[in-house]
RNA sequence: UGUUCUGUAGUGUAGUGGUUAUCACGUCUGCCUUAUACGCAGAAGGUCCCCGGUUCGAUCCCGGGCAGAACAA
Repeated sequence: UGUUCUGUAGUGUAGUGGUUAUCACGUCUGCCUUAUACGCAGAAGGUCCCCGGUUCGAUCCCGGGCAGAACAA
């Protein structure tokens, strides 16, 4: 420098144009326990990387940027 791929709660992920964005772990609260852990119940936590475009409507499609990974040189 080129090509391809990825970017979604603290971490890892699902979602594939349509009303309130999914799950697991973690965090917090309650129950349980002498206490902790386990278990059970509940809750909080997201400007879906940024800007612009298409569309009645964008996490999803298109363009640019930024960051990361792989390959090539």

The RNA shown here (transfer RNA) has 73 nucleotides and comes from Araneus ventricosus. RNAcentral holds the sequence, with entries from ENA and Rfam. Rfam family: tRNA.